This is a predicted structure of a 144-nucleotide RNA (c-di-AMP riboswitch aptamer (ydaO/yuaA leader)) from Brevibacillus sp. The source organism's lineage runs through Bacteria, Bacillati, Bacillota, Bacilli and Brevibacillus. Its Rfam family is "c-di-AMP riboswitch aptamer (ydaO/yuaA leader)". Rfam's curators write: This family represents a conserved RNA structure found upstream of the ydaO and yuaA genes in Bacillus subtilis and related genes in other bacteria. RNAcentral holds the sequence, with entries from Ribocentre. The coordinates come from a structure-prediction model, not an experiment, and the mean pLDDT is 76.
RNA sequence: UUGCAAAUCUGGCCUAAUCCCGAGGCACUCGGGAACGGAGGACCCAAUCUUCUGGGGUUAAUUCCACGGUUUCGUGGAAGGGAUGAGAGACUCUUUCGCCAUCCUACCCGUCAGCUAACUUCGUCGGCUAAAGCGAGGGAGGUC
Numbered sequence: 001u002u003g004c005a006a007a008u009c010u011g012g013c014c015u016a017a018u019c020c021c022g023a024g025g026c027a028c029u030c031g032g033g034a035a036c037g038g039a040g041g042a043c044c045c046a047a048u049c050u051u052c053u054g055g056g057g058u059u060a061a062u063u064c065c066a067c068g069g070u071u072u073c074g075u076g077g078a079a080g081g082g083a084u085g086a087g088a089g090a091c092u093c094u095u096u097c098g099c100c101a102u103c104c105u106a107c108c109c110g111u112c113a114g115c116u117a118a119c120u121u122c123g124u125c126g127g128c129u130a131a132a133g134c135g136a137g138g139g140a141g142g143u144c
Stems, first nucleotide, its partner, number of pairs: 011129004018034007035124006045114001054112001055109004062079007081104005091141009
C1' cells in the first nucleotide's frame, strides 16, 4: 500500500416498531405520557348465504405459465405490488414524475369475525450498510 474477515463508534436504510419522564439488578426490566400501527365491535348499507373445496387476519409481498418434485416445495419466465440508489439543483430539509440499475416474505387465529359510531383490545420487534445513476418539477427554511 492492497485484499479479506470481525468488532466498536458515527452516519444512513427497511419496518408501525420511535421519543420523553421516573425507578431498578441499567445493551434490559417495570411504571407513566406522547406518537405511530393492527384487531374486534351498532343503526344504515352490503350480503341472501354456499359454510371441508373450511373460513379469516397481519405484511408491499399476490396471481398466472412451463419443467421438476412426496402436500409444503425448487428453478425459470410473465403480470401486479413494494423498497433503495449519498453527489445533479447556489445551500439545508422534504416531496412528485420519467427512465435505468439492484433487491423483495414470513407468520398468525382455530371452525369463527362484512362495513361499522360509542366502546373493547393488542404491538412498538427484528434486520441491514461504507456502497451507490440520470433527467424534469413542487413545497418549506434561513442565508448569500